[in-house]
């Protein structure tokens, strides 16, 4: 510096609409589900991308450099993930 293991770990909607199958009903309406197709809205802490204080350098260039910026990606019930931080092993 990588990398396993354990334990902590934020943020933003269970959004609307549209079909369709099941259930509750004698059917429609209306619920509840579950699939599917749209549709705008928010988050930012994998990853990605910018400028950046600074670093190097006599000076410029080049080059490194954020948790800041941007939202591609990714995520907005839980789960999954999650930078980062604590323990603690094992390489270089």
């Nucleotide at each position: 510096c990588c990398g396993a293991g354990c334990g902590g770990g934020a943020g933003a909607g269970g959004c609307c609409c549209c079909c369709g199958a099941c259930c509750g009903u004698c059917a429609u309406c209306c619920g509840g589900c579950c699939g599917g197709g749209g549709g705008a809205g928010c988050c930012g802490a994998a990853g990605g991308a910018g400028c950046a204080a600074c670093c190097u350098c006599u000076c410029c260039c080049c080059g490194g450099a954020a948790a800041c910026u941007c939202u591609c990606a990714g995520g907005c019930g839980a789960a999954u993930g999650g930078a980062c931080c604590g323990c603690c092993c094992g390489g270089g």
This is a predicted structure of a 92-nucleotide RNA (Glycine riboswitch aptamer) from a soil metagenome. Model confidence (mean pLDDT): 80 of 100. It matches the Rfam family "Glycine riboswitch aptamer". Rfam links the family to the GO term glycine biosynthetic process. About the family: This family represents the bacterial glycine riboswitch. For this family Rfam cites "A glycine-dependent riboswitch that uses cooperative binding to control gene expression" (Mandal et al., Science, 2004). RNAcentral holds the sequence, with entries from MGnify. The model forms 90% of the base pairs in the Rfam consensus.